The RNA shown here (transfer RNA) has 72 nucleotides and comes from a Candidatus Uhrbacteria bacterium. Rfam family: tRNA. It is annotated as a transfer RNA. From the family's description: Transfer RNA (tRNA) molecules are approximately 80 nucleotides in length.
[in-house]
């Protein structure tokens, strides 16, 4: 050059057309002489980027970025 595979919360990752979750971490409470561990609220997102399809896209098609993996 070619092929592929992966891109979602600070980090690990689900979501496979109908208003985006979980753990973990981070903030506050609670408990403790006090740290840690343990319960409990909270708070955090232009779903890589543009474009199309659709009443409606993180999800489905193109084009690109960027990362790993093959193959030459």
């Nucleotide at each position: 050059g070619c092929c592929g595979a992966u891109g979602u919360a600070g980090c690990u990752c689900a979501g496979u057309g109908g208003u985006a979750g979980a753990g973990c971490a981070a903030u506050c409470g609670c408990u403790u002489c006090g740290u840690a561990a343990g319960c409990g609220a909270u708070g955090g997102g232009u779903c890589g980027u543009g474009g199309g399809u659709u009443c409606a896209a993180a999800u489905c098609c193109c084009a690109c970025c960027a990362u790993c993996g093959g193959c030459u």